[in-house]
RNA sequence: UGUCCAUUCAGAGGAUCCGAGGGACCCGGCCCGUUGACGAUCCGCCAACCACCCGCAAGGGAACGGUGGCACCGCCGGGUGCAAUGGAGG
Numbered sequence: 001u002g003u004c005c006a007u008u009c010a011g012a013g014g015a016u017c018c019g020a021g022g023g024a025c026c027c028g029g030c031c032c033g034u035u036g037a038c039g040a041u042c043c044g045c046c047a048a049c050c051a052c053c054c055g056c057a058a059g060g061g062a063a064c065g066g067u068g069g070c071a072c073c074g075c076c077g078g079g080u081g082c083a084a085u086g087g088a089g090g
Base pairs, nucleotide, nucleotide: 001090003088004087005086006085007084008083013043014042015041016040017039021032022031023030025079026078027077028076029075044070045069046068049066050065052061053060054059074082
């Protein structure tokens, strides 16, 4: 970077730094943000896709490891097989 499969109305906080935007893209809304959002770092937490254990399997267990996540239904509607995350091949 592209293909396939699965998931996306549950869950999870503080501190430090930065300094004006952010909620993927476009349109229309609606929210968050100098009472410091977004982003980065540290610690913490949530969850259970891979890996691990039991099992013929279905499934169950645990949460050390690899990810991922911690405002609002992927914020709502529309446009688009679009976006994000995991796994398996290339």